[in-house]
This is a predicted structure of a 108-nucleotide RNA (Guanidine-I riboswitch aptamer) from Marinobacter zhanjiangensis. The coordinates come from a structure-prediction model, not an experiment, and the mean pLDDT is 83. The sequence was found by an Rfam model in a public genome assembly. It matches the Rfam family "Guanidine-I riboswitch aptamer". Gene Ontology term of the family: regulation of gene expression.
RNA sequence: AAAGAGGUCAACUAGGGUUCCGGCCUGUGGCAAAAGCACGCAGGUGACUGGUCCGAGAGUUGACGACCUUUUCCAAAGGUUACACGGCGGGACAAAAGCCCGGGAGGA
Numbered sequence: 001a002a003a004g005a006g007g008u009c010a011a012c013u014a015g016g017g018u019u020c021c022g023g024c025c026u027g028u029g030g031c032a033a034a035a036g037c038a039c040g041c042a043g044g045u046g047a048c049u050g051g052u053c054c055g056a057g058a059g060u061u062g063a064c065g066a067c068c069u070u071u072u073c074c075a076a077a078g079g080u081u082a083c084a085c086g087g088c089g090g091g092a093c094a095a096a097a098g099c100c101c102g103g104g105a106g107g108a
Base pairs, nucleotide, nucleotide: 007064008063009062010061011060012059015054016053020051021050022048023045024044025043026042027041028040029039030037031036065081066080067079068078069077070076083103085106089101090100091099
């Protein structure tokens, strides 16, 4: 100076938007003299708390795996699984994001 390794899956959370549900607004159908009324339909709205949904390398928990030790062998048991600042920009799904590009570029 360079390279490699730093495991997989699941549940959850920080966070995220708006496909669906719900909320809110407008219009419309029906009743009504009118005000308005419960329901249906259509459109809009995420600076709408929400349900569904997405969701962390550097967040949590668990299971498995790996390595080491005990052990004649098998099985079993125990231990270890450390550290980690981070853009711009792009990508997917309905859309966005701490998701993916990415333990990247860069920095110490």